The prediction has a mean pLDDT of 84.
The part of an RNA shown here (small-subunit ribosomal RNA, 3' major domain) has 478 nucleotides and comes from a metagenome.
RNAcentral holds the full RNA, with entries from SILVA.
Context: one part of a larger RNA
RNA sequence: UGACGGGGGCCCGCACAAGCGGUGGAGUAUGUGGUUUAAUUCGAUGCAACGCGAAGAACCCUACCCGGGCUAGACAACACCGGACCACCAUGGAAACAUGGUUUUCCCUUCGGGGACUGGUGGCUUCAGGUGCUGCAUGGCUGUCGUCAGCUCGUGUCGUGAGAUGUUAGGUUAAGUCCUGCAACGAGCGCAACCCUUGUCUCUAGUUGCCAGCGAUUCGGUCGGGGACUCUAGAGAGACAGCCGGUGUUAAACCGGAGGAAGGUGGGGAUGACGUCAAGUCCUCAUGGCCCUUAUGCUCGGGGCUACACACGUACUACAAUGGCUGGUACAAUGGGUCGCAAUACCGCGAGGUGGAGCCAAUCCCAAAAAACCGGUCUCAAUUCGGAUUGGAGUCUGCAACUCGACUCCAUGAAGCCGGAAUCGCUAGUAAUCGUGGAUCAGCAUGCCACGGUGAAUACGUUCCCGGGCCUUGUACA
Numbered sequence: 001u002g003a004c005g006g007g008g009g010c011c012c013g014c015a016c017a018a019g020c021g022g023u024g025g026a027g028u029a030u031g032u033g034g035u036u037u038a039a040u041u042c043g044a045u046g047c048a049a050c051g052c053g054a055a056g057a058a059c060c061c062u063a064c065c066c067g068g069g070c071u072a073g074a075c076a077a078c079a080c081c082g083g084a085c086c087a088c089c090a091u092g093g094a095a096a097c098a099u100g101g102u103u104u105u106c107c108c109u110u111c112g113g114g115g116a117c118u119g120g121u122g123g124c125u126u127c128a129g130g131u132g133c134u135g136c137a138u139g140g141c142u143g144u145c146g147u148c149a150g151c152u153c154g155u156g157u158c159g160u161g162a163g164a165u166g167u168u169a170g171g172u173u174a175a176g177u178c179c180u181g182c183a184a185c186g187a188g189c190g191c192a193a194c195c196c197u198u199g200u201c202u203c204u205a206g207u208u209g210c211c212a213g214c215g216a217u218u219c220g221g222u223c224g225g226g227g228a229c230u231c232u233a234g235a236g237a238g239a240c241a242g243c244c245g246g247u248g249u250u251a252a253a254c255c256g257g258a259g260g261a262a263g264g265u266g267g268g269g270a271u272g273a274c275g276u277c278a279a280g281u282c283c284u285c286a287u288g289g290c291c292c293u294u295a296u297g298c299u300c301g302g303g304g305c306u307a308c309a310c311a312c313g314u315a316c317u318a319c320a321a322u323g324g325c326u327g328g329u330a331c332a333a334u335g336g337g338u339c340g341c342a343a344u345a346c347c348g349c350g351a352g353g354u355g356g357a358g359c360c361a362a363u364c365c366c367a368a369a370a371a372a373c374c375g376g377u378c379u380c381a382a383u384u385c386g387g388a389u390u391g392g393a394g395u396c397u398g399c400a401a402c403u404c405g406a407c408u409c410c411a412u413g414a415a416g417c418c419g420g421a422a423u424c425g426c427u428a429g430u431a432a433u434c435g436u437g438g439a440u441c442a443g444c445a446u447g448c449c450a451c452g453g454u455g456a457a458u459a460c461g462u463u464c465c466c467g468g469g470c471c472u473u474g475u476a477c478a
Base pairs, nucleotide, nucleotide: 001478002477003475004474005473007472008471009470010469011468012467013466015462016461019426020425021424022423023422026317027316028315029314030313031312032311033310034308035307042053043052064303065302066301067300068299069298070297073127078122079121080120081119082118083117087102088101089100090099091098092097105116106115107114108113129292130291132290133289134288138286139285140281141280142279143277145275150189151188152187153186154185155184156165157164158163169180170179171178195269196268197267198266200237201236202235203234204233205232206231210226211225214224215223216222240263243257244256245255246254247253319419323378324377325376326375327374328373335366336365337364340359341358345354346353347352385416390411391410392409393408394407395406396405432454433453434452435451436450437449438448
């Protein structure tokens, strides 16, 4: 100087407390451990691994296993020979591939040739290739403490020196934020602001959007028309502790009020200092070293990654009446669409099928929002709750749904009556609850990412638990 303390002081955080809803019990989905297996590819392992890499394992992916093949190789460069390549047919084969047959170059040209594509051959030990090893050799990227308020430097001064001071003190703040004081005076990286979005208004603009007033109407903003309104998207305004009162050291600032759409960083996002964990990743990529080279490389078929006495994590669905079923009636936003989204219509109980208007989309489509509301029914029962499991029949995608897809219909109708110890999230348009869209994607979502609808309760407070910041103290630790 740090680190640590079941030392002290001050302060903060859904850290506790006050509340609301969960997990832990059940069934299922999914990941992991374990076990099994020819293989169940590999990585991730306290917080910070476990719906994680994987924004989607039937084949492919695929790295694993069992078999069939290749050996200058699937890919690059060199030399030589040939030709378009492709494609089609036959035979063998599970395919890869092998053999035979049909067909046969392109561009430029000074006609010497050059270039492009492609087939074959060759090897001097010049090579390719490796998801093989080492993340404790590395780059890059990322997690974490933590969006916590810290981390440092120059000059000066003090100290023999390691170092200290500044950065401490008194206030204050979300903040090393600012003020005052002070052997310090300044500065840098962080904080804040500048950026995006949302909340109010004005101006500009008016189609594919809108419709107040006027007219028409097939009653549909549909038509004439209109720019008022909504909206769209550009430019501006607006919030600054600016105004008033009080407190405070005449400070910084805090408390209350007014006006205002908004009040004290308005809400949300992006943004992550010096560093820590030899944290994670050699399987994104790059790369040193080591290793393999008729194989640890390449290719094909089939299987596996989907196994199942069990244990754990994360979710979904429930256990019902604030409910289930059933009829009617309303109100969104974000998005996506030409290898696509697909309306009206017809067929089917349904998944879906036939057919195809319109739309490269503020125009058309996906598209029905659901909870809610108004009626009817059920009457506390393992039930008209719950839907697992199983049998049968189908639909769709796709060469192909057996291992191993999703969905539909009929039948079946398991556990479960609110969950031990323990433990998690959340302070407002939040929790809870309700649907909707998208990426990946042929098909496959209870996961992920986003969107809106309905919409609470509680916070006395900082004694305690956990994590963190500053000062101080002790130390046999570095």